[in-house]
Context: one part of a larger RNA
RNA sequence: UUGGGCGUAAAGGGCGCGUAGGUGGUUCUAUAUGUCCACCGUGAAAGCGUACGGCUCAACCGUAUUUUGUCGGUAGAAACUGCCAGACUUGAGGCUGGAAGGGGCUGGGGAAUUCCUGGUGUAGCGGUGAAAUGCGCAGAUAUCAGGAAGAACACCGAUGGCGAAGGCAGCUCUCUGGGACGGUACUGACGCUGAGACGCGAAAGCGUGGGGAGCGAACAGGAUUAGAUACCCUGGUAGUCCACGCCGUAAACGAUGGGCACUAGGUGUGGGUGGUGUCGACUCCAUCCGUGCCGCAGCUAACGCAUUAAGUGCCCCGCCUGGGGAGUACGGCCGCAAGGCUAAAACUC
Numbered sequence: 001u002u003g004g005g006c007g008u009a010a011a012g013g014g015c016g017c018g019u020a021g022g023u024g025g026u027u028c029u030a031u032a033u034g035u036c037c038a039c040c041g042u043g044a045a046a047g048c049g050u051a052c053g054g055c056u057c058a059a060c061c062g063u064a065u066u067u068u069g070u071c072g073g074u075a076g077a078a079a080c081u082g083c084c085a086g087a088c089u090u091g092a093g094g095c096u097g098g099a100a101g102g103g104g105c106u107g108g109g110g111a112a113u114u115c116c117u118g119g120u121g122u123a124g125c126g127g128u129g130a131a132a133u134g135c136g137c138a139g140a141u142a143u144c145a146g147g148a149a150g151a152a153c154a155c156c157g158a159u160g161g162c163g164a165a166g167g168c169a170g171c172u173c174u175c176u177g178g179g180a181c182g183g184u185a186c187u188g189a190c191g192c193u194g195a196g197a198c199g200c201g202a203a204a205g206c207g208u209g210g211g212g213a214g215c216g217a218a219c220a221g222g223a224u225u226a227g228a229u230a231c232c233c234u235g236g237u238a239g240u241c242c243a244c245g246c247c248g249u250a251a252a253c254g255a256u257g258g259g260c261a262c263u264a265g266g267u268g269u270g271g272g273u274g275g276u277g278u279c280g281a282c283u284c285c286a287u288c289c290g291u292g293c294c295g296c297a298g299c300u301a302a303c304g305c306a307u308u309a310a311g312u313g314c315c316c317c318g319c320c321u322g323g324g325g326a327g328u329a330c331g332g333c334c335g336c337a338a339g340g341c342u343a344a345a346a347c348u349c
Base pairs, nucleotide, nucleotide: 003321004320005319006318007303008302012317014200015199016198021193022192023191025088026087027086031082034080035077036076038074039073040072041071042069049065050064051063052062053061054060091190092187093186094184095183096182097181103176104175107171109153113149114148115147116146117145118144119143120142124135125134161168162167205246206245207244208243209242210241214240215239219235220234221233222232257316258315259314260313261312262311265294266293267292268291269290270289271288272287273286274285275284277282298305299304322349323348324347331342332341333340334339
């Protein structure tokens, strides 16, 4: 390379949008690009294969013959593919209806914590396995009243919902994206995927300016210990928060790329629609979409997966190819930096 693979053995890109490309529903007409058939031409010699022969055999040599093609030309076939022209509605989109939702931006809320002021009050408080550092007669802890600040939103709350992913939770105004369901007189394949490109992207970190209650890397002290640069305790700076701009990583996980179709069921739950019964709340039945559990066939090395597939197929993308060296060096691109992306070899087992 061919091939075989990618939940856990090496391997799904963190996620989206979309360019080129690849691929693509039903039907009719034409064409003849691919495809198929026939004939003609060509496919040097040597070599290879087969048969026979010549050197005493063999190597070697000779004779005959076979094989060999994304090849060229001519004449045809028209199912499939492509292309030209036309039609269709089931894919896709659109319109419409009532609902659902922690999706993103602006103004007010209560509990708690800390601090400040004042009152009551007196000797302890705090902390631990036990202690000590620490705080406290300059009046702490406790308790009451008032004030200030920042951050996070108990209960509801879920095995629940929304979002492409990251992620998203008090209330409210406003702006705005997407989805499901029901109806439909519309468009008429407009679809799927997607190398590059572009955008989004937890935490930490960086820049400028603000903010700083609690928590708290670093740091200091107290303990523990043989030691203790830790685990425990008392403090505590960056940070955590906001605005704008960077960074671009993660066990970015379902460790499972996206789309379509097909393949037993049972049960819970969220949203929609229809039906039966009912005065009604609601219950039951059916159905579509989502989200869980159990389970057959099938698959799997096993574990397990099992209509939310890891089953059966098709289309497109990404990735893997023994361990270490190494996600490193060098080079390039990006970044303020930290570093990121791309990515070897020697050597070694």